The part of an RNA shown here (small-subunit ribosomal RNA, 5' domain) has 535 nucleotides and comes from Xestospongia muta. Model confidence (mean pLDDT): 85 of 100.
Context: one part of a larger RNA
RNA sequence: GAGCGAACGCUGGCGGCGUGCUUAACACAUGCAAGUCGAGCGAGAAAGGGAGCUUCGGUUCCUGAGUACAGCGGCGAACGGGUGAGUAAGACGUGGGUGAUCUACCCCUAGGGUGGGAAUAACCCGGGGAAACCCGGGCUAAUACCGAAUAAGACCACAGGAGGCAACUCCAGGGGUCAAAGGGAGCUUCGGCCUCCCCCAAGGGAUGAGUCCGCGGCCUAUCAGCUUGUUGGUGGGGUAAAGGCCCACCAAGGCGAAGACGGGUAGCUGGUCUGAGAGGAUGACCAGUCACACGGGGACUGAGACACGGCCCCGACUCCUACGGGAGGCAGCAGUGGGGAAUAUUGGACAAUGGGGGAAACCCUGAUCCAGCGACGCCGCGUGGGUGAUGAAGGCUUUCGAGUCGUAAAGCCCUGUCAGGAGGAAAGAACGCUCCUAUAGCGAAUACCUAUAGGAAGUGACGGUACCUCCAAAGGAAGCACCGGCCAACUCCGUGCCAGCAGCCGCGGUAAGACGGAGGGUGCGAGCGUUGCUC
Numbered sequence: 001g002a003g004c005g006a007a008c009g010c011u012g013g014c015g016g017c018g019u020g021c022u023u024a025a026c027a028c029a030u031g032c033a034a035g036u037c038g039a040g041c042g043a044g045a046a047a048g049g050g051a052g053c054u055u056c057g058g059u060u061c062c063u064g065a066g067u068a069c070a071g072c073g074g075c076g077a078a079c080g081g082g083u084g085a086g087u088a089a090g091a092c093g094u095g096g097g098u099g100a101u102c103u104a105c106c107c108c109u110a111g112g113g114u115g116g117g118a119a120u121a122a123c124c125c126g127g128g129g130a131a132a133c134c135c136g137g138g139c140u141a142a143u144a145c146c147g148a149a150u151a152a153g154a155c156c157a158c159a160g161g162a163g164g165c166a167a168c169u170c171c172a173g174g175g176g177u178c179a180a181a182g183g184g185a186g187c188u189u190c191g192g193c194c195u196c197c198c199c200c201a202a203g204g205g206a207u208g209a210g211u212c213c214g215c216g217g218c219c220u221a222u223c224a225g226c227u228u229g230u231u232g233g234u235g236g237g238g239u240a241a242a243g244g245c246c247c248a249c250c251a252a253g254g255c256g257a258a259g260a261c262g263g264g265u266a267g268c269u270g271g272u273c274u275g276a277g278a279g280g281a282u283g284a285c286c287a288g289u290c291a292c293a294c295g296g297g298g299a300c301u302g303a304g305a306c307a308c309g310g311c312c313c314c315g316a317c318u319c320c321u322a323c324g325g326g327a328g329g330c331a332g333c334a335g336u337g338g339g340g341a342a343u344a345u346u347g348g349a350c351a352a353u354g355g356g357g358g359a360a361a362c363c364c365u366g367a368u369c370c371a372g373c374g375a376c377g378c379c380g381c382g383u384g385g386g387u388g389a390u391g392a393a394g395g396c397u398u399u400c401g402a403g404u405c406g407u408a409a410a411g412c413c414c415u416g417u418c419a420g421g422a423g424g425a426a427a428g429a430a431c432g433c434u435c436c437u438a439u440a441g442c443g444a445a446u447a448c449c450u451a452u453a454g455g456a457a458g459u460g461a462c463g464g465u466a467c468c469u470c471c472a473a474a475g476g477a478a479g480c481a482c483c484g485g486c487c488a489a490c491u492c493c494g495u496g497c498c499a500g501c502a503g504c505c506g507c508g509g510u511a512a513g514a515c516g517g518a519g520g521g522u523g524c525g526a527g528c529g530u531u532g533c534u535c
Base pairs, nucleotide, nucleotide: 001535002534003533004532006531007530008529009528010527013381014380015379016378017377018376019374020373021339026337027336028335030334031333032332035075036074037073040072041071048063049062050061051060052059053058082292083291084290092216093215094214095213096212097211098210101209102208106205107204108203109202111200112199113198114148116146117145123138124137125136126135127134128133153178154177155176156175158173160171161170162169163168182197183196184195186193187192218264219263220262225255226254227253230252231251232250233249234248235247236246237245267289268288269287270286271282272281273280274279294315295314296313297312298311317328318327319326320325345371347370348369349368353367354365355364356363357362384414385413386412387411394405395404396403397402418476420471421470422469423468424467428462434456435455436454437453438452439451440450441449479524480523481522482521483520484505485504486503490519491518492517493516494515500507501506
C1' cells in the first nucleotide's frame, strides 16, 4: 500500500446491488419447512338449511354430499434445504478403465396385456390400557397379493462353429425357467368399436450412480521401524459388480529415510486476497464434490438410503405418567436461552423460475422470488449555485502598526437532486385452462378425441413500488483523524520527569511546534480512526 463474512470508538442524509453466528456439531418453547392422486379401490359423516309427523321429548325424508375426516393402493418422500463435527485418504482435483456393474421416471425401436383364486385394512362387535396404543371375532374392494395359460425375447446349463491374449462377442440348435391390470372420454344394434392414460417382457439411448487405476496438493524424525486378515494362493460365501469384502485351508509374505507406522492440524476443488511475476496466504458468499444429521451401532423398504423432519437397539439429556409405561431430536425457515468483541424478521407470496403428485383443473413447496433489520461492504447522489469588502461583528495572534479566520458570513439574485406533499403509473405475464376459427391425424362422419397455428377472455407477492408530472422550500442533511521526524499541516495558553503521549526514534524536570485546551492548518469525507488477521 492492498484486502476482510470483521469488531470497537466518535459521527451519520438518501438510493442501488450484495452480504450478515468466523464462538457452543451447545440446549431448544412455538409455528411452518413433503406431499399428492377419487381418471386405482372399498366405505362414508356432521353442523346448517328445507319439508312431513309429533305425546313437543323427538322422529322421518330431501339437501348439505358421494363433500369432510380416515383407510387400502400408486408415485414422491434418496431431490430440494442445512452444517463442517469427523476425514491426511473408502475424501478431493485431474486423466483413464469397467471384457467386473446398476439405473425409477423420460426418449426411440419392436412385441404382449388371456383366464382364475385366496385374503386384508377401513367398517361392525367384544376386550385391555391413565395414555401412547394394542388384542380377539366377523364382513368387503382394488392398478394390493397368489396360482394357471402364452413367450417374439431374456435368463440358466449343455453341445457345434467363427473371431479374440483374456472371464467377451457373433452365428445356427434342442432342453429348462420367467410376464402383465386395469382406468377415463365418445359412439353403440349392448356383441362391441375407437381413443387417451396405464401395465408386462425385450433391445437401445439419455441421465444418474457404484467400483478400480496413474498422477497431484499440510506440519512433525524430539514418531524408525510397522503389519497376522497382515501379503499372496486355492476353494467357497456375499454383492448390481472385481476384490481379504467375508470364511476354510495352504504358503510366509507385505510396507518403510523417495519417510512406512505414530502424533498434530484440516473437509477438498473451481476460486478468493496479495504480488510485476515467481510465489505466499486462504477456501465466507456463488458453483462442483464429499461427509454428517443428539452420541454410537444396525438393518428394513425401495430403481436408488443404511435414510436430517423413517424404523430398531444401547447411551446421555429433556418432557408426560394413574409409576405399569410412554414421547422427543432446528447442523431446514423464523425465533429463544447460552457462549461471545460480534452477526438479522417467530414477515409476504407461490406472480415468476424450479421441484413433487395429478389426464387436467389444481394442490403442496421457509427451494425460490420479494419485503424487514444492520454504513457490514462496494457503487452512485446530496448537504446548494452566483454575486457580495464598510475586508462587519466576534474569536485567535500581535512587534500594538496590524495580521488571520475571510467572499467566509450577512445582504441581493438564482436553482430544485434527495428527503416531504399531491396526482398519474409500469415491465417482470409466458403459459396452462375455457371459448372461437383454420389445418392435419383417426374414422363412414362436417360427431368425438388428439396435435399444431391464430384470435378472445383471464392471471403480480413485490406494490400504488420503479418511473413521470406538479407543489412548496436554501429550507431537513458533516463529520472524523492528524499537524516533532518518518509524514501534508504552527502558534498561544495551561502543566512542570507531574499529569500525560507513544507505531519506531523518542517527548514532559518553568517559554513543550511531541502532554491538555484554544485559534489556525492538513488529510479523507457519510464516513473517519483504532484493533485483529493475510500478502